[in-house]
Transfer RNA from a Candidatus Moraniibacteriota bacterium, 73 nucleotides, folded computationally.
It matches the Rfam family "tRNA". From the family's description: Transfer RNA (tRNA) molecules are approximately 80 nucleotides in length.
RNA sequence: GCGUCCAUAGCUCAGUUGGUAGAGCAGGGGACUCUUAAUCCCAAGGUCGCAGGUUCGAUCCCUGCUGGACGCA
Numbered sequence: 001g002c003g004u005c006c007a008u009a010g011c012u013c014a015g016u017u018g019g020u021a022g023a024g025c026a027g028g029g030g031a032c033u034c035u036u037a038a039u040c041c042c043a044a045g046g047u048c049g050c051a052g053g054u055u056c057g058a059u060c061c062c063u064g065c066u067g068g069a070c071g072c073a
Stems, first nucleotide, its partner, number of pairs: 001072007010025004019056001028042004049065005
């Protein structure tokens, strides 16, 4: 330098004919218990890496950039 893949909640990850985002764990509150743990319930937590484009509408499609992994040279 070229190619492929990845980037979504604090962490690990889902999320397709484009229709407005979820789970588990962690953290918070509660129930239970003499207390803790375990178990159960509730709520919260997101500019979906950044900037543009297409579209009535983009996590999803297109372009560029940034970061990471791998391969080729």